[in-house]
Context: one part of a larger RNA
RNA sequence: GAACGAACGCUGGCGGCAUGCCUAACACAUGCAAGUCGAACGAGAAGCUACUUUCGGGUAGUGGAAAGUGGCGCACGGGUGAGUAACGCGUGGGAACCUGCCCUAAGGUUCGGAAUAACGACUGGAAACGGUCGCUAAUACCGGAUGUGCCCUGAGGGGGAAAGAUUUAUCGCCUUGGGAGGGGCCCGCGUCCGAUUAGCUUGUUGGUGUGGUAACGGCGCACCAAGGCUACGAUGGUUAGCCGGCCUGAGAGGGUGAUCGGCCACACUGGAACUGAGACACGGUCCAGACUCCUACGGGAGGCAGCAGUGGGGAAUAUUGCGCAAUGGGCGAAAGCCUGACGCAGCAACGCCGCGUGAGGGAUGAAGGAUUUUGGUUCGUAAACCUCUGUCAAGUGGGAAGAAUAAUGACGGUACCACUAAAGGAAGCCCCGGCUAACUCCGUGCCAGCAGCCGCGGUAAUACGGAGGGGGCAAGCGUUGUUC
Numbered sequence: 001g002a003a004c005g006a007a008c009g010c011u012g013g014c015g016g017c018a019u020g021c022c023u024a025a026c027a028c029a030u031g032c033a034a035g036u037c038g039a040a041c042g043a044g045a046a047g048c049u050a051c052u053u054u055c056g057g058g059u060a061g062u063g064g065a066a067a068g069u070g071g072c073g074c075a076c077g078g079g080u081g082a083g084u085a086a087c088g089c090g091u092g093g094g095a096a097c098c099u100g101c102c103c104u105a106a107g108g109u110u111c112g113g114a115a116u117a118a119c120g121a122c123u124g125g126a127a128a129c130g131g132u133c134g135c136u137a138a139u140a141c142c143g144g145a146u147g148u149g150c151c152c153u154g155a156g157g158g159g160g161a162a163a164g165a166u167u168u169a170u171c172g173c174c175u176u177g178g179g180a181g182g183g184g185c186c187c188g189c190g191u192c193c194g195a196u197u198a199g200c201u202u203g204u205u206g207g208u209g210u211g212g213u214a215a216c217g218g219c220g221c222a223c224c225a226a227g228g229c230u231a232c233g234a235u236g237g238u239u240a241g242c243c244g245g246c247c248u249g250a251g252a253g254g255g256u257g258a259u260c261g262g263c264c265a266c267a268c269u270g271g272a273a274c275u276g277a278g279a280c281a282c283g284g285u286c287c288a289g290a291c292u293c294c295u296a297c298g299g300g301a302g303g304c305a306g307c308a309g310u311g312g313g314g315a316a317u318a319u320u321g322c323g324c325a326a327u328g329g330g331c332g333a334a335a336g337c338c339u340g341a342c343g344c345a346g347c348a349a350c351g352c353c354g355c356g357u358g359a360g361g362g363a364u365g366a367a368g369g370a371u372u373u374u375g376g377u378u379c380g381u382a383a384a385c386c387u388c389u390g391u392c393a394a395g396u397g398g399g400a401a402g403a404a405u406a407a408u409g410a411c412g413g414u415a416c417c418a419c420u421a422a423a424g425g426a427a428g429c430c431c432c433g434g435c436u437a438a439c440u441c442c443g444u445g446c447c448a449g450c451a452g453c454c455g456c457g458g459u460a461a462u463a464c465g466g467a468g469g470g471g472g473c474a475a476g477c478g479u480u481g482u483u484c
Base pairs, nucleotide, nucleotide: 001484002483003482004481006480007479008478009477010476013355014354015353016352017351019348020347021313026311027310028309030308031307032306035072036071037070040069041068047062048061049060050059051058052057079266080265081264088191089190090189091188092187093186094185097183098182099181102179103178104177105176106175107174108173109172110144111143112142113141119134120133121132122131123130124129150159151158152157164171165170193237199229200228201227204226205225206224207223208222209221210220211219241263242262243261244260245256246255247254248253268289269288270287271286272285291302292301293300294299319345321344322343323342327341328339329338330337331336358388359387360386361385368379369378370377371376392425394420395419396418397417398416402411428473429472430471431470432469433454434453435452439468440467441466442465443464449456450455
C1' cells in the first nucleotide's frame, strides 16, 4: 500500500447492488418447511332436494368433507463442516456393472383364484396405541396359459410376464433391445506439519475353491504358501472437508476455501437393517445411550447442522414478515393442490458504487476569536447582503415493464414522470517532532501524560492537555485483529 463474512470508538443525509453466528455439530417453546392422484379402488359425513312421518326421525336422489386400500413422490430441493490426510477431492485413464421417470424400436396385454384395510359388533388402555369376530373392492396379492426375444446350460433341456380406466381415442401395464441423463467400482499422478514418531502388518500379502454383490475384488469363509509396506518417510501423532475460485504480488510465489458453482461427509450420540430404480434414509423404522417432556406410575412422546424465532456462548452477525405473480420442483389427463426452494419486502454504513449537504456576485477586508514587535497579521469572499437554481429529502397528481395473456403481479400505488414550496432538512473524523502533508499561544513541570519506530516531558515542550490556525480523508474517519 492492498484486502476483510470483521469488531470497537466518534460521527451519520439519500439511493442502487451485494453481504450478514467465523464462537457452542450447545440446548430448544411456538408456527410453517412434502405431498398429491376420485381418469386405480371400496365406502361415504355435513349441506341441499323430494317423499314419508308415530315430529325423535326414516327412505331415495344430489353432494362430496375427513379417513382407508393402492400408485408416484418423500434418495430431489434446503442446512451444516463435526468427522475425514482418504481414490475424500482434483486431473487423466479403465472394465467387471446398475439405472424409476424421459426418448426410440419389436412383441404382448389371456384364463382363473384367495384375501384384507376402511366399515360393523364386542372389547383392553389415562394416553400412545391396540385385540377378537364378521363383511367388501381394486392398476393391492396369488396361480395357470402363451412367451418372439430374455436368463441358465457343453448339449439335450430347464426357468421366467402382464392391469386396467375412461371412452372412442387416449393414458396405462408386461417382456426385450438401443439411447440420453444419472450412479456404483478400479488405476496413474497431485494434495498440511513435525523423525524430540523407525519400524508396521496375521485377513495381514498372494494362490485355489466356495459364498456374496448390480458388478471386479480377502468383500466374507475354508485350505495352502509366507508374504506385504517402509528413509522416495511406512506406522503412530497433530491439524484440516477438497476444488472452481478469492486476496495479495510485476511475476514467481505466499495466504485462503464466507457468499455463488461442482464433489464429499453428517443429521441428538453409537449401531443395524427394512422398503425401494435409487437410502443404510435430516423432518422413516428398530436397538442401545445421554438429555427433555407427559403419565392415572402400568407406560408413553421428542430430536431446528430446514425458514423465522428463544436461551446460552461471544468482540460480533437480521423478521416468529408477504406471495406462489415469476423461475424451478412433486403429484395429476387436466383444472389444480403442495412448495420458508424461490421471488420479494423488513433490519444493519457490514462492503462496493453513485449523488447531495448549494451556485454566482460580494472589502467598510464588519463584528468576534486567535496572535502581536501594539503598527499590524490571520480565520477571510469566509459571513452579512444581492441575484439565482432545485439534485436528494418532503407534498400533490399520474403510474408501469416484469405475463408466456382469455384470465392471473407478492413486490406496489414501488420504480419512473409531471407539478408545488423552499437554501430551506443533511459533516464529521483523524493528524500537524522526524519517517509524513500540516505551527503558534497558554497550561503543566521526568508530574499528568504521549508513543508504530526513533523517542518526547526535570519552567519558554511545534512531541503531554486546551485553544486558534493548518494538513488529510469524507458519510465516513480512526483504532484493533488477520493475510499478502